[in-house]
Molecule: RNase P RNA; transfer RNA
Organism: Candidatus Bipolaricaulota bacterium
RNA sequence: GGAGACGGCCAGGGGGCCGCGGGGGAAACCCUGAGGAAGGUCCGGACUCCGCCGGGCAGGCUGCUCGGGGCAAUCCGAGAGGGGGCGACCCCUGGAAAGUGCCACAGAGAAGAGACCGCCAACGGCCCAUCUCGGGCGCGGGCAAGGGUGAAACGGUGGGGUAAGAGCCCACCGCCGGGGCCGCGAGGCUCCCGGGCAUGGCAAACCCCAGCCGGAGCAAGGCCAAAUAGGGAGGCGGUUGAGGAUGGCCCGUCCGAUGCCUCCGGGUAGGCCGCCUAGAUGAAUGGCCCUCCACGACAGAAUCCGGCCUACGGCCCUCUCCCUCA
RNA sequence: GGGGACGUGGUCUAGGCUGGACUAGGACACCGGAUUGUCACUCCGGAGACCGCGGGUUCAAAUCCCGUCGUCCCCG
Numbered sequence: 001g002g003a004g005a006c007g008g009c010c011a012g013g014g015g016g017c018c019g020c021g022g023g024g025g026a027a028a029c030c031c032u033g034a035g036g037a038a039g040g041u042c043c044g045g046a047c048u049c050c051g052c053c054g055g056g057c058a059g060g061c062u063g064c065u066c067g068g069g070g071c072a073a074u075c076c077g078a079g080a081g082g083g084g085g086c087g088a089c090c091c092c093u094g095g096a097a098a099g100u101g102c103c104a105c106a107g108a109g110a111a112g113a114g115a116c117c118g119c120c121a122a123c124g125g126c127c128c129a130u131c132u133c134g135g136g137c138g139c140g141g142g143c144a145a146g147g148g149u150g151a152a153a154c155g156g157u158g159g160g161g162u163a164a165g166a167g168c169c170c171a172c173c174g175c176c177g178g179g180g181c182c183g184c185g186a187g188g189c190u191c192c193c194g195g196g197c198a199u200g201g202c203a204a205a206c207c208c209c210a211g212c213c214g215g216a217g218c219a220a221g222g223c224c225a226a227a228u229a230g231g232g233a234g235g236c237g238g239u240u241g242a243g244g245a246u247g248g249c250c251c252g253u254c255c256g257a258u259g260c261c262u263c264c265g266g267g268u269a270g271g272c273c274g275c276c277u278a279g280a281u282g283a284a285u286g287g288c289c290c291u292c293c294a295c296g297a298c299a300g301a302a303u304c305c306g307g308c309c310u311a312c313g314g315c316c317c318u319c320u321c322c323c324u325c326a
Numbered sequence: 327g328g329g330g331a332c333g334u335g336g337u338c339u340a341g342g343c344u345g346g347a348c349u350a351g352g353a354c355a356c357c358g359g360a361u362u363g364u365c366a367c368u369c370c371g372g373a374g375a376c377c378g379c380g381g382g383u384u385c386a387a388a389u390c391c392c393g394u395c396g397u398c399c400c401c402g
Base pairs, nucleotide, nucleotide: 001322002321003320004319005318007316008315009314010313012292013291014290015289016288017287018286020033021032022031023030024029035298039309040308042307043306044305045304046303047217048216049215050214059213060212061211062210063209064079065078066077067076068075069074080093081092082091083090084089094208095207099206100205101202102201103200116147117146118143119142120141123140124139125137126136127135128134155173156172157171158170159169160168174197175195176194177193178192179191180189181188182187221273222272223271224270231264232263233262234261235260236259243255244254245253246252293296327401328400329399330398331397332396333395336354337353338352339351346385356372357371358370359369360368378394379393380392381391382390
C1' cells in the first nucleotide's frame, strides 16, 4: 500500500435573521419540538372490546447444550457436533431405528435391489480325444472383483481364500450395540466387550416429539350529543272537536282522530377522550447568510414498548492474508 | 394507521397444493407465405418467457422457505 474479519461510535458543530407545531403568559417574550432505522409490518407484549368451568381438534410460532436477563417474542455469555475459508473468522443445528410418501432422466439395479459389458467352468448338459490323464462350448448355471449409468449403487484398504469371486475369513480403519471413565449437559475418549455390517438421501414433503399461543385490533374502545324518522311511558282530545293549513294577528274557509303535547332511552352527523416530557387531524420540526471540516448518505413520528429484517454516509480499536521498502 | 390477496411472452391466463419428459401449455395480438383484382375471413409456417428481484433448502425450484420490490382490495 492492497484485500478482508470482528466490534464500537457519530448522524454535521457554532453564530445570526425570517418562519412553523405544542405549552405558559395580559403582553413583550420564554420553554420545547424526529430516527438508528421513525421504514417493512415479520415475531411478541402492554392496552381495549368480545368470548371463556375445564380440556381438546384445527392453525400458527419456536427447536443442539448449559447459565443469565425478560410477562413473552427473543437476546447475551460460555460450550458441543458438522461444514466453508490459506487465515482473522463465518455458516448450519430436535427426530429418517414410529409410520406414509418421493428419489425424474440415465442405468442391470434407486432401498432388504440387481446383472448390460465383464469374470468363471467347480456342478449339470453337449462336443472332441481316449488305455489313462484330458481339451473345448457356455446351453442350464455360478459371481459381483473390474468397466459403465447416476446427485446417490447396500462399508474402505491390504492379505488370505476360490473355478471365478464375495466380510467368505483375517488385520487395520470406519459403523452399530452395551459397559467403563470424563463432563451439570449437548457430547468426548489412544479404554474394554460384543456384532461381519443390519441402519442411503429428503422433514424449508406429510408427519412425530417438546414448549408456547382464546379471537380481533386504537378505523380497538369509551364519553357527550343536533335535525328527521322510528321505540317506550304519561297526559290531552271524542264532533259542543285537541291540533294543522291559509294569514303579521283575529274572524272566516278548508283538513282533521292512523291525532297532538311532555318526558325517557337507544342512536347517526358532529365533538371530546384514548394520545404521551414531540403529539397533529390539513396534520408542525423549514429556509437564507457567515464560519470550520470529511461538503453531510439512508430517510421523517401518528397509541406505546421489546426484538428481527431491510436501506445507508463517515470515523475508530483490535486482528488476518498478500505485496513493497528499511 | 390496521388487515388481506396477487405478480408467468404485447394482453388475458393454465401449471404451483403433491418439486423432475416443463426445452413452461392455451387464446387473442404479431411476422412470413398461400388464397384474392385488393382487403378481410380462412389455411400453412414462425418468432416472442431464464415465471417481479435477491438469497437459501434439495441431486434437481415457476412450484418449498426467507428477504425485498410493486400492484390491487377491505376497514370511518